RNAcentral holds the sequence, with entries from MGnify. Glycine riboswitch aptamer from uncultured Dysosmobacter sp., 91 nucleotides, folded computationally.

RNA sequence: GCGGCUCUGGAGAAGUCCAUUGAAUUGGAUGCCGAAGGUGCAAGCCGCGGGGCGACCCGCGGGAAUCUCUCAGGCAAAAGGACAGAGUGGC
Numbered sequence: 001g002c003g004g005c006u007c008u009g010g011a012g013a014a015g016u017c018c019a020u021u022g023a024a025u026u027g028g029a030u031g032c033c034g035a036a037g038g039u040g041c042a043a044g045c046c047g048c049g050g051g052g053c054g055a056c057c058c059g060c061g062g063g064a065a066u067c068u069c070u071c072a073g074g075c076a077a078a079a080g081g082a083c084a085g086a087g088u089g090g091c
Stems, first nucleotide, its partner, number of pairs: 001091002004088006014030001016029004031075003037071001038069001040067001045062007
């Protein structure tokens, strides 16, 4: 440095409507959210090719996020939850 486990903290958005279900079940309809996961993108920088005496120039590729999209997921509680702290052990 990387990721595993345990504990703690942890946001947002209709307890929407119709039918159905023992049920916060299932199907449909709209309206929303972004912090499981996933998608897309910049510069510096890195690589390749070309041009130039040189300084440099052009093209292609790589390339991040809490940004972006809203596929997935979510919209009372519960569960989940990026991320953070503490502990623990592995590479």

Its mean pLDDT, the model's own confidence on a scale to 100, is 84.